[in-house]
RNA sequence: UAAUUAUCAAGAGUGACGGAGGGACGGGCCCUAUGAAGUCCGGCAACCGGCGUUAGCGCAUCGGUGCCAAAUCCUGCAGACCGGAGCGGUCUGGGAGAUGAUGC
Repeated sequence: UAAUUAUCAAGAGUGACGGAGGGACGGGCCCUAUGAAGUCCGGCAACCGGCGUUAGCGCAUCGGUGCCAAAUCCUGCAGACCGGAGCGGUCUGGGAGAUGAUGC
């Protein structure tokens, strides 16, 4: 790296350094000098480990990750339904992506 599987509408800073970018990709729409990315500190969460357990679950003192604008920000393919059409909306499934755990 291929693959399998679970989850993805909750939650998380009036901090320090830093200086212009960021939200995966395309299309939108946004965030950002009232300070982007990144680093540190802080925090959230509970996937694995750990602890407890009535084996459903619970806890967060410790370890491994992860995460901390907006639903995974919306959408990108297919179908159903609603509204004269263009087009828009709602729902379902899929695709893509992210993270964990397996795994060669």
The RNA shown here (SAM riboswitch aptamer (S box leader)) has 104 nucleotides and comes from a Clostridiaceae bacterium. The sequence was found by an Rfam model in a public genome assembly. Rfam family: SAM riboswitch aptamer (S box leader). Rfam describes the family as follows. The SAM riboswitch is found upstream of a number of genes which code for proteins involved in methionine or cysteine biosynthesis in Gram-positive bacteria. Rfam links the family to the GO term regulation of gene expression.